[in-house]
This record gives sequence, C1' cells and structure tokens, in this order.
RNA sequence: GUCCUCAUAGUUCAAUGGAUAGAACGGCCCCCCCCUAAGGGGCAAAUCCAGGUUCGAUUCCUGGUGGGGAUA
Repeated sequence: GUCCUCAUAGUUCAAUGGAUAGAACGGCCCCCCCCUAAGGGGCAAAUCCAGGUUCGAUUCCUGGUGGGGAUA
C1' cells in the first nucleotide's frame, strides 16, 4: 500500500430496514432490616464522524477516524 473485520449505556453484550434502541453487572433514590449484606420497587445513562439510498437506517452504500487481523 491492498484486503477482511469490529466500533451501541460506565463495563460486557443484544437489536440485520419499522415500536419509547433492550438485558446483565455497575451508579443514584426508595422499601425491607437494630445495622450491614442479601432481597423488592423505581430513575438516569448509549448507536465513532460526515454524506447518500429509503416513507422509515443501529442495520444498506460511499468516504473518513480508531482497534484487531491477513498479505507483499
């Protein structure tokens, strides 16, 4: 240089064209408890960037950025 692959919540992962983007752990508040832990209820929190296609994009296309890999 070329090619492949990945990028979603604080972390680890779902969602493969259509709903308010979901779960676990973590965080905050409340309940329970003499206290703590455990348990129960609730809240906040994310689509790497810029364009394009589409009625509709996390998803498809193009370019870029970053991580990993292959090749010379």
This is a predicted structure of a 72-nucleotide RNA (transfer RNA) from Candidatus Shapirobacteria bacterium UBA1435. Its Rfam family is "tRNA". Rfam's curators write: Transfer RNA (tRNA) molecules are approximately 80 nucleotides in length. Taxonomically the source falls in Candidatus Shapironibacteriota (Bacteria, Bacteria candidate phyla). Its mean pLDDT, the model's own confidence on a scale to 100, is 80.